A computed fold for a 479-nucleotide part of an RNA from an uncultured bacterium, annotated as small-subunit ribosomal RNA, 3' major domain.
It matches the Rfam family "Bacterial small subunit ribosomal RNA".
Context: one part of a larger RNA
RNA sequence: UGACGGGGACCCGCACAAGUAGUGGAGCAUGUGGUUUAAUUCGAAGAUACGCGCAGAACCUUACCAACACUUGUCAUGUUCGUCGCGACUCUAAGAGAUUAGAGUUUUCGGUUCGGCCGGACGAAACACAGGUGCUGCAUGGCUGUCGUCAGCUCGUGUCGUGAGAUGUUGGGUUAAGUCCCGCAACGAGCGCAACCCUUACUUUUAGUUGCCACCAUUUAGUUGGGCACUCUGAAAGAACUGCCAGUGAUAAGCUGGAGGAAGGUGGGGAUGACGUCAAGUCCUCAUGGCCCUUACGUGUUGGGCUACACACGUGCUACAAUGGCGCGUACAAAGGGAUGCGAACUCGCGAGAGCAAGCAAACCCCAAAAAGUGCGCCUUAGUUCGGAUUGCAGGCUGAAACCCGCCUGCAUGAAGUUGGAAUCGCUAGUAAUCGCGGGUCAGCAUACCGCGGUGAAUGUGUUCCUGAGCCUUGUACA
Repeated sequence: UGACGGGGACCCGCACAAGUAGUGGAGCAUGUGGUUUAAUUCGAAGAUACGCGCAGAACCUUACCAACACUUGUCAUGUUCGUCGCGACUCUAAGAGAUUAGAGUUUUCGGUUCGGCCGGACGAAACACAGGUGCUGCAUGGCUGUCGUCAGCUCGUGUCGUGAGAUGUUGGGUUAAGUCCCGCAACGAGCGCAACCCUUACUUUUAGUUGCCACCAUUUAGUUGGGCACUCUGAAAGAACUGCCAGUGAUAAGCUGGAGGAAGGUGGGGAUGACGUCAAGUCCUCAUGGCCCUUACGUGUUGGGCUACACACGUGCUACAAUGGCGCGUACAAAGGGAUGCGAACUCGCGAGAGCAAGCAAACCCCAAAAAGUGCGCCUUAGUUCGGAUUGCAGGCUGAAACCCGCCUGCAUGAAGUUGGAAUCGCUAGUAAUCGCGGGUCAGCAUACCGCGGUGAAUGUGUUCCUGAGCCUUGUACA
């Protein structure tokens, strides 16, 4: 100087308390361990692994296993020799296929000093080499997690100390903040904080089509004329600064209350992550040192596996019902996507869906029905008109192909489950909870992930304790 303390003082955070909804019990989905297996590819491991890499394993992916094949190889550069096309398409035979053998159609390389001279392409041979998701993340780059959006981490000069170092950065206040003020052997500065950026909330100006409709006509309908007031959508500005008032404070920084205001003291949300810590994670994104394989640890194909199942754990979904379930009617979103695409209306089908096909590269057309809500009716506390697992049959869709191993529909079947032990997680406001909608991935497949809006609470204004940070101080046989 640090680190540590079941030392002290101060301070903060959904850390506790006060509330709320869960998890832990059930069924299923998914990940992991274990076991099994020819293989169940590999990685991730307290917090910071476990709906994680995977924004989607039937083949492919695929790295794993079995079998069958290839050896200058899928691909790159170089040397030698040969050919002048290559390529595309069709057919025949063998085979699980890769592949092997053969036939046909189309097209007939460019330059040129006309010399197999130059270039280009293809084939063959041998070798340099290619190739490796093989090992080492404890050799590395890059990227990422975490402490933590915590308020810290340092430097120059000066001063103090023999020195390691100290001071500044400590102290008195204050703040979300090393934020600001005052004091002070310090005076300044840098990386962080804040602001600058995006979005949301208000107003004005501008622009009105595909958007809107107050007035005048018109219509089943903003449908059509007309209009751009309003809504809305783009663009450009304004607006919030403790600016104003009162109190308080040291006359300061600030704090408390008030006015005005759409918004008030960082208005809400996002992006933004200092010096460093964990030899944290990743050699299987990529790049890369070293080591290893080279008729195989490389490459191709078919089939299987990653989907197994006495069990254990994590994360979720659906429930156990009446604040509910079912039937009929009826209302109101936002944000997105669409050409190998979204697909209306109509017809057929109980339905998944099918047929035909309008419109739309989309403020125009389509996906598209929002659902909780609300009106009426039934059910009346029951393993039920709750719950939907499981299984049987019959179908639909995608795709060469749904056996291993997809999703959906109809009929039938109708399991566990009556609110969950010890324990434990999230959340402070348009939040929790609850309700649906969209997107990416994608031929097909979502309870996951990323977004969007609808309805919309309770509790706290405290810091004794648990836990994790920060600052000062103290002890130490630790570095």

The coordinates come from a structure-prediction model, not an experiment, and the mean pLDDT is 82.